[in-house]
RNA sequence: UUUCGCUCAGGGCAAGCCGGCCGCGAGGCCGAGCACGCAAAGCCAUGGGUCCCGCACUGCGGGAUCGCCAGGCCGCCGAG
Numbered sequence: 001u002u003u004c005g006c007u008c009a010g011g012g013c014a015a016g017c018c019g020g021c022c023g024c025g026a027g028g029c030c031g032a033g034c035a036c037g038c039a040a041a042g043c044c045a046u047g048g049g050u051c052c053c054g055c056a057c058u059g060c061g062g063g064a065u066c067g068c069c070a071g072g073c074c075g076c077c078g079a080g
Stems, first nucleotide, its partner, number of pairs: 002080004012038002016034002018031005036067001042073003046070003049065007
C1' cells in the first nucleotide's frame, strides 16, 4: 500500500422508548437511563429509492433521510 474482517486489543457509535427545544411537515438537536444493532452506524445529499411541503399537478420546484442502496473522502486493529 492492498485484499479481507472481529481473530486479538483498545475502544467507538447509538436504533427505539422517555423528557425538552426547533420545524407546516418529513425530520433534526439536546439530556438521563437502557441498549436494536453497526467493521466505518465516521463525513459527503453526487446518482437512485423512500418520505415531507408547495404549485399552474400523471409533472415541476423546494426540503428530509448517509442506521435504505450505490458511489466518493478519511480512519482503528491485524490475518494474508